[in-house]
RNA sequence: GCCGCCGUAGCUCAGUGGUAGAGCGCAUCCUUGGUAAGGCUGAGGUCGACAGUUCAAUCCUGUCCGGCGGCA
Numbered sequence: 001g002c003c004g005c006c007g008u009a010g011c012u013c014a015g016u017g018g019u020a021g022a023g024c025g026c027a028u029c030c031u032u033g034g035u036a037a038g039g040c041u042g043a044g045g046u047c048g049a050c051a052g053u054u055c056a057a058u059c060c061u062g063u064c065c066g067g068c069g070g071c072a
Stems, first nucleotide, its partner, number of pairs: 001071007010024004018055001026042002029039002048064005
């Protein structure tokens, strides 16, 4: 330099046009004589950035940024 894949909650990851979710973690509460375990509820997201297409974009297209891999 060229090509491919990935970027979503604190972490690991789903979701692939129509209101963004799970597990773990965090907080409150229940349970216990008290812990642990278990259960209820909740907080936490400019979906990497900017533009385009669309009535509507996390999702499709382009460019850029970052990470990983392959070729040279």